Predicted 3D model of a 348-nucleotide part of an RNA (small-subunit ribosomal RNA, central domain) from a metagenome. The full RNA is in RNAcentral, with records from SILVA. It matches the Rfam family "Bacterial small subunit ribosomal RNA". Its family is annotated with structural constituent of ribosome and ribosome in the Gene Ontology. Model confidence (mean pLDDT): 89 of 100.
Context: one part of a larger RNA
RNA sequence: CUGGGCGUAAAGCGCGCGUAGGCGGCGGACCAAGUUAGGCGUGAAAGCCCUGGGCUCAACCCGGGAACUGCGCUUAAGACUGGUUUGCUUGAGUCCGGGAGAGGGUGGUGGAACUCCCAGUGUAGAGGUGAAAUUCGUAGAUAUUGGGAAGAACACCGGUGGUGAAGGCGGCCACCUGGACCGGUACUGACGCUGAGGUGCGAAAGCGUGGGGAGCAAUCAGGAUUAGAUACCCUGGUAGUCCACGCCGUAAACGAUGAGUGCUAGAUGUCGGGGAGCAUGCUCUUCGGUGUCGCAGCUAACGCGUUAAGCACUCCGCCUGGGGAGUACGGCCGCAAGGUUAAAACUC
Numbered sequence: 001c002u003g004g005g006c007g008u009a010a011a012g013c014g015c016g017c018g019u020a021g022g023c024g025g026c027g028g029a030c031c032a033a034g035u036u037a038g039g040c041g042u043g044a045a046a047g048c049c050c051u052g053g054g055c056u057c058a059a060c061c062c063g064g065g066a067a068c069u070g071c072g073c074u075u076a077a078g079a080c081u082g083g084u085u086u087g088c089u090u091g092a093g094u095c096c097g098g099g100a101g102a103g104g105g106u107g108g109u110g111g112a113a114c115u116c117c118c119a120g121u122g123u124a125g126a127g128g129u130g131a132a133a134u135u136c137g138u139a140g141a142u143a144u145u146g147g148g149a150a151g152a153a154c155a156c157c158g159g160u161g162g163u164g165a166a167g168g169c170g171g172c173c174a175c176c177u178g179g180a181c182c183g184g185u186a187c188u189g190a191c192g193c194u195g196a197g198g199u200g201c202g203a204a205a206g207c208g209u210g211g212g213g214a215g216c217a218a219u220c221a222g223g224a225u226u227a228g229a230u231a232c233c234c235u236g237g238u239a240g241u242c243c244a245c246g247c248c249g250u251a252a253a254c255g256a257u258g259a260g261u262g263c264u265a266g267a268u269g270u271c272g273g274g275g276a277g278c279a280u281g282c283u284c285u286u287c288g289g290u291g292u293c294g295c296a297g298c299u300a301a302c303g304c305g306u307u308a309a310g311c312a313c314u315c316c317g318c319c320u321g322g323g324g325a326g327u328a329c330g331g332c333c334g335c336a337a338g339g340u341u342a343a344a345a346c347u348c
Base pairs, nucleotide, nucleotide: 004319005318006317007302008301012316014201015200016199017198021194022193023192025088026087027086028085029084030083031082033081034080035077036076037075038074039073040072041071042070049065050064051063052062053061054060091191092188093187094186095184096183097182098181103177104176105175106174107173108172109171110154115149116148117147118146119145120144121143125136126135162169163168206247207246208245209244210243211242215241216240220236221235222234223233258315259314260313261312262311263310266293267292268291269290270289271288272287273286274285275284276283277282297304298303321348322347323346330341331340332339333338
């Protein structure tokens, strides 16, 4: 290379946008590059293969044929691919009318709870545990009432419910703003799909500068437990958790399942929208999402099953025994932590 694969055996980039490239709807006309057929030329000889012959045979040698799967020129064909042109509306998009949503950003605002502070009542305990102790408290704690401060998170609603490309998003209000869905068919007329590089986004932790700091809480200190206890339990408590700006760029970033399109039984729940019946809450139907079960089919099995892991096509990424190792070296990126790309010896 051929070939086989990627839910769980090795293998889908964390997710978008998009360059090159690859691939690309229905019809007409033209061209004839790809394609197909014929012809001509070339494809040295030797060798290989077939066949005949010469050395007593063979090796070896000589003759003939085939082959040289290729390339060039030429004639023709016109289905398919391609090119040019013209048209179409189903793909894609625009427009109009609707309703849904924790989609994003900024500003404001509300109540509960925790903690702290002040004041009142009140007195000996409180707290914590398996049991305790460290701890707090007669300088008045815990409990309770009133007032105040501050930070963070938003009970109920809340739902295999919604929304976003993913990470993710949840009190309420306003403003700014993205996407999707349904209906209408008014418009454009293939404008599409994928996407090496590239570029942007990207939980938590971590880093830089400045703020903030109620609760929680790595590290740390103490009390217990224990043979020990650098833990699990308890009392404290610092980074951090929060905000702004800038980095980091990772994850069991998971559906462990790349994206797109078409096709292939159904049943049932739920969310958003439309239509009809009928009537005020159901029935039928249709489009889009999200679940459960399940036919065919697939699968090593488990299971998947119109939200495919079924049947096909297009494009990208990735895999090739275990360890060494996602390591070393080098490159690139980063303030650092480190990230990314990524071996070999050796060994089983």